[in-house]
Context: one part of a larger RNA
RNA sequence: UUGGGCGUAAAGGGUGCGUAGGUGGUUAUUUAAGUGAGAUGUUAAAGACUUGGGCUCAACCUAAGGAAUGCAUUUCAUACUGAAUGACUUGAGUGUGGAAGAGGAAACAGGAAUUCCUCAUGUAGAGGUGAAAUUCGUAGAUAUGAGGAGGAACACCAAAGGCGAAGGCAAGUUUCUGGUACACCACUGACACUGAGGCACGAAAGCGUGGGGAGCAAACAGGAUUAGAUACCCUGGUAGUCCACGCCCUAAACGAUGACUGCUAAACGUUGGGAAUGAAUAGUUCUCAGUGUUGAAGCUAACGCGUUAAGCAGUCCGCCUGGGGAGUACGGUCGCAAGACUAAAACUC
Numbered sequence: 001u002u003g004g005g006c007g008u009a010a011a012g013g014g015u016g017c018g019u020a021g022g023u024g025g026u027u028a029u030u031u032a033a034g035u036g037a038g039a040u041g042u043u044a045a046a047g048a049c050u051u052g053g054g055c056u057c058a059a060c061c062u063a064a065g066g067a068a069u070g071c072a073u074u075u076c077a078u079a080c081u082g083a084a085u086g087a088c089u090u091g092a093g094u095g096u097g098g099a100a101g102a103g104g105a106a107a108c109a110g111g112a113a114u115u116c117c118u119c120a121u122g123u124a125g126a127g128g129u130g131a132a133a134u135u136c137g138u139a140g141a142u143a144u145g146a147g148g149a150g151g152a153a154c155a156c157c158a159a160a161g162g163c164g165a166a167g168g169c170a171a172g173u174u175u176c177u178g179g180u181a182c183a184c185c186a187c188u189g190a191c192a193c194u195g196a197g198g199c200a201c202g203a204a205a206g207c208g209u210g211g212g213g214a215g216c217a218a219a220c221a222g223g224a225u226u227a228g229a230u231a232c233c234c235u236g237g238u239a240g241u242c243c244a245c246g247c248c249c250u251a252a253a254c255g256a257u258g259a260c261u262g263c264u265a266a267a268c269g270u271u272g273g274g275a276a277u278g279a280a281u282a283g284u285u286c287u288c289a290g291u292g293u294u295g296a297a298g299c300u301a302a303c304g305c306g307u308u309a310a311g312c313a314g315u316c317c318g319c320c321u322g323g324g325g326a327g328u329a330c331g332g333u334c335g336c337a338a339g340a341c342u343a344a345a346a347c348u349c
Stems, first nucleotide, its partner, number of pairs: 004320003007303002012317001014201004021194003025088007033081002035077008049065006091191001092188003095184003099180001103177006110154001115149007125136002162169002206247006215241002220236004258316006266294012298305002322349003331342004
């Protein structure tokens, strides 16, 4: 519990595809279901209302009249919604053309650096810290040079830059593959929007099986610090981090801002396309799509937002209703498990 809200106060689903449903462009004709008007019937009595009457008044009782949402039948109207048929092109899609991109998947093959191994030079320290120590080193370390092995990540370019639905994506080459903007305005002719359930994707950590393991590093061990130090600092170090396949399904999954459509001042950048001008691949102007900054009006409790709205409107979905108890218990569904999803109450302030 409504004529209210959801950036930060409680509240936008992590994201997409899409079923049912809800909603839906311009125009003509038909229909008359919704809708509007009239008529008839019904709408018991009592009660309520109006005008009277009776108890000395009133309450109370009583007569008459009117009213009565609605329902059914019937007649009429046809603006809007619906239904049927036809037409249209601006929404949507297709086509053609050139274009940008870390969008995705697989394969191949790179250079720098760290670590380890071998050889060489070389000798007493190295490392680490606030200071030290644990640690490594005369069985030759650290440093320097040459060669080799292996794994992971890709400096500069690099940007307020790009792409993707989100998560996310960054050395290079090839193959396969998804989407996008622009121009033309050729084609289809409302094919659209949203979307309960459903399906798919979904960082990191974690789980299963098998590989791999350089660096880093939960746990763990030691050294310090300290009153203590199950920490911060240091030396080590295993899972893990990497790959393949299969699970998990959660995040401050954030723009803390659902999707779509239309309308509403400007200015300055930047990315992609196009047009005009220009000798020009330079520059300038215009334009479409993206991405930023500042700001009119307006909005906002304020902060702030402001054509990428949190402005003005519309359609559909999700969600909120004092704090704690609690995103918990129980039940159910899912999962190998960890747990996830759904989701109360008592009590208390």
Small-subunit ribosomal RNA, central domain from a freshwater metagenome, 349 nucleotides, folded computationally. The RNAcentral record of the full RNA draws on SILVA.